Transfer RNA from an uncultured Victivallales bacterium, 73 nucleotides, folded computationally. Its Rfam family is "tRNA". Its mean pLDDT, the model's own confidence on a scale to 100, is 82. It was read from a public genome assembly.
[in-house]
C1' cells in the first nucleotide's frame, strides 16, 4: 500500500428494514424483607464511534472518516 473483520448502557451481550423512543445478565441507585450485613423480591438510571447517502421508515443497507484486529506484498 491492498483486502477483509469489528465498534450498541459502567462491563458482557441480543438485534439482520417497521413488531424496538433498542431487550437481557452483572454492576449501580431507591424501596420492601431482615436486629444489622448478605441473600431474596420490586422498581429505576444508563447505550447504537462520527459524518453523509438510500428509503415512507435505518442500530440494521451503501459511502467516507476515526479507532481496534487479521491476512498479504
Nucleotide at each position: 500500500g491492498u483486502u477483509c473483520c469489528c465498534a450498541u448502557c459502567g462491563u458482557c451481550u441480543a438485534g439482520a428494514g417497521g413488531c424496538c423512543c433498542a431487550g437481557g445478565a452483572c454492576a449501580c441507585c431507591a424501596g420492601g424483607u431482615u436486629u444489622u450485613c448478605a441473600u431474596c423480591c420490586u422498581g429505576g438510571u444508563a447505550a447504537c464511534a462520527g459524518g453523509g447517502g438510500u428509503u415512507c421508515g435505518a442500530a440494521u443497507c451503501c459511502c467516507c472518516u476515526u479507532g481496534g484486529g487479521a491476512a498479504u506484498g